[in-house]
Molecule: SAM riboswitch aptamer (S box leader)
Organism: Heyndrickxia coagulans
């Protein structure tokens, strides 16, 4: 990179540093000079994988710590992108997919 699985409606931000972008992409919609992105530091969230304890009839299973690895910290993944079904077929909704992130396994 590619696969598989599982989860996406909760949560969590101040400095430093740069100077024009940023929210994956498309299209809307927003956020930015009252200061974008990278990057540094401290915090903080959360509990997926490992760890430790504790429970349980099991090689499972629950449950606690945040102590290791990651991951987050506008805005539902910011909304829709395919396809279906509701609707005055109009706004607008309702499932399921994509697709995209993360984690953990595999090649």
């Nucleotide at each position: 990179a590619a696969c598989u699985u599982a989860u996406c409606a909760a949560g969590a931000g101040a400095g430093g540093g740069g100077g024009a972008g940023g929210g994956a992409c498309u299209g809307g919609c927003c956020c930015g000079a009252g200061g974008a992105a990278a990057c540094c530091u401290c915090a903080g969230c959360a509990a997926c994988a490992g760890a430790u304890u504790c429970u349980u009839u099991u090689u499972g299973g629950g449950a606690a710590u945040a102590c290791u690895g990651u991951g987050c910290u506008a805005a539902u993944u910011c909304c829709a992108g395919c396809a279906a079904g509701c609707g005055u077929c109009a706004a607008g909704c309702u499932u399921g997919g994509a697709a995209g992130a993360u984690a953990a396994g595999u090649u």